[in-house]
Two RNAs folded together computationally: RNase P RNA and transfer RNA, 467 nucleotides in total.

RNA sequence: UGAGUCGGCCGGGCGGCCGCGGCGGGGCCCUCGGGUCCUGCUGAGGAAAGUCCGGACUCCGCAGAGCGCGGUGGUGGCUAACAGCCACCCACGGUGACGUGCGGGACAGUGCCACAGAGAACAGACCGCCAACGGCCUCCAGCCUUCGGGCCGGAGGUGCGGGCAAGGGUGAAACGGUGAGGUAAGAGCUCACCAGCGAUGUCGGAGACGGCGUCGGCUCGGUAAACCCCACCGGGAGCAAGACCAAGGAGGAUCUUCGGAUCCGCGCUGACGGGCUGCUCGUCCGAGGUCAGCGGGUAGGUUGCAGGAGGCGUCCAGCGAUGGGCGUCCCAGAUGGAUGGUCGCCCAGGGCUCCGGCCCUGACAGAAUCCGGCUUACAGGCCGGCUCAUUCG
RNA sequence: GCGGACGUAGUUCAAUUGCAGAACGUCGGCCUUCCUGGUCGAAGACGUUGGUUCAAAUCCAGCCGUCCGCUCCA
Numbered sequence: 001u002g003a004g005u006c007g008g009c010c011g012g013g014c015g016g017c018c019g020c021g022g023c024g025g026g027g028c029c030c031u032c033g034g035g036u037c038c039u040g041c042u043g044a045g046g047a048a049a050g051u052c053c054g055g056a057c058u059c060c061g062c063a064g065a066g067c068g069c070g071g072u073g074g075u076g077g078c079u080a081a082c083a084g085c086c087a088c089c090c091a092c093g094g095u096g097a098c099g100u101g102c103g104g105g106a107c108a109g110u111g112c113c114a115c116a117g118a119g120a121a122c123a124g125a126c127c128g129c130c131a132a133c134g135g136c137c138u139c140c141a142g143c144c145u146u147c148g149g150g151c152c153g154g155a156g157g158u159g160c161g162g163g164c165a166a167g168g169g170u171g172a173a174a175c176g177g178u179g180a181g182g183u184a185a186g187a188g189c190u191c192a193c194c195a196g197c198g199a200u201g202u203c204g205g206a207g208a209c210g211g212c213g214u215c216g217g218c219u220c221g222g223u224a225a226a227c228c229c230c231a232c233c234g235g236g237a238g239c240a241a242g243a244c245c246a247a248g249g250a251g252g253a254u255c256u257u258c259g260g261a262u263c264c265g266c267g268c269u270g271a272c273g274g275g276c277u278g279c280u281c282g283u284c285c286g287a288g289g290u291c292a293g294c295g296g297g298u299a300g301g302u303u304g305c306a307g308g309a310g311g312c313g314u315c316c317a318g319c320g321a322u323g324g325g326c327g328u329c330c331c332a333g334a335u336g337g338a339u340g341g342u343c344g345c346c347c348a349g350g351g352c353u354c355c356g357g358c359c360c361u362g363a364c365a366g367a368a369u370c371c372g373g374c375u376u377a378c379a380g381g382c383c384g385g386c387u388c389a390u391u392c393g
Numbered sequence: 394g395c396g397g398a399c400g401u402a403g404u405u406c407a408a409u410u411g412c413a414g415a416a417c418g419u420c421g422g423c424c425u426u427c428c429u430g431g432u433c434g435a436a437g438a439c440g441u442u443g444g445u446u447c448a449a450a451u452c453c454a455g456c457c458g459u460c461c462g463c464u465c466c467a
Base pairs, nucleotide, nucleotide: 001389002388003387004386005385006384007383008382009381010380012346013345014344015343016342017341018340020043021042022041023040024039025038026037027036028035029034045364049375050374052373053372054371055370056369057238058237059236060235064281065280066279067278069234070233071232072231073230074088075087076086077085078084089103090101091100092099093098104229105228109227110226111223112222113221126168127167128164129163130162133161134160135158136157137156138155139154140153142151143150144149176194177193178192179191180190181189195219196218197216198215199214200213201212202211203210204209242303243302244301245300251264252263253262254261255260268293269292270291271290273285274284275283276282297465310329311328312327313326314325315324316323317322347362348361349360350359351358352357394463395462396461397460398459399458400457403417404416405415406414411447419435420434421433422432423431424430440456441455442454443453444452
């Protein structure tokens, strides 16, 4: 200098004016409910989003046991908890920095592996290879003969019986690789080396695991994001949870001698068991009861609800996630839902230019009980670590 | 806000991980003078992006989209 990789941070800034939400202070008016005016402070995010996990909090009668169901899945740690984070291990990818991994078990069992192919999980023989063995054919030699032939030996041939699984071919996958021996041909059949698996010893490590040996020819397919097994975790519902207040909440119609009467409706109807939010046990409640349904009203207020696993700075412990100490700060709370508009100067990007300036644009998006994560969206910019290549010193 | 369900041709629905189909509709040819109708044929889809697997509409995860439920009183 070029290419790359990883991490952290910012997300337009400052000021004036006019508005909007929240909290507070003061003046005036007042029917004491409030109204109005002035003023101070404060007012979106890194993702506020998706609602995918985990918690806090609340209610369900504090929820016990077993089964079922759901979730998680290398090891160790962090944490309130987690499917998150940190460090390490292993596998794969990359020259490397580094990245990716739902990363327990397929010798507990069951299932599945289409098509093609001979054969697909207790494998198989289409092409091919083989004349050692049995059979058959031909030739030669010998022996026997009832002269038809038979027996025995040798040589050659034949893929009929049979042997083989090296090679070809099929497939996503074909039951170790190379070499030598061996054989009729072959083959872990045997041997050497290599790869894997299992058993075992030893060393290192907290552990996952790794290093070094020894033994066994053991060579064993894949799939658990198929059922399943193992270990661990999980009661259910959710702030429209929940609590309080206010308002409303069964009267109406007709007749009438105005005393009332009649009709319809209403607090009514149904079940006898119901709850513990899948089932069983167990347990609790039950006729002045419980549950379900029919029905009606309102579109009100307060609270939950803003001091919190809080932010910032600094020190200490730790490789780190994180934890602890000290100091300091208070930092949105709407309810059809505020957080906006405009002017000036600057910043960044783009365009034009007579080089003086001028014009345009400002990513994604946006609180709603809160917090910790994950995932997704995002113009542009800043900082740092590391790797590779090349050049120079 | 909180919770739940679902995405396959234009529409309504199928399909054990193993060549994506049916009905109606659309387009074209033929029969008919024309329409209707009949008949023959064609085009046309797994919402999207990754992962698991030899192989994914199907299994798993992330996005995108659509639909549904809820409040108070007695």
Model confidence (mean pLDDT): 76 of 100. It holds a member of the Rfam family "Bacterial RNase P class A". Rfam classes the family as a ribozyme. From the family's description: Ribonuclease P (RNase P) is a ubiquitous endoribonuclease, found in archaea, bacteria and eukarya as well as chloroplasts and mitochondria.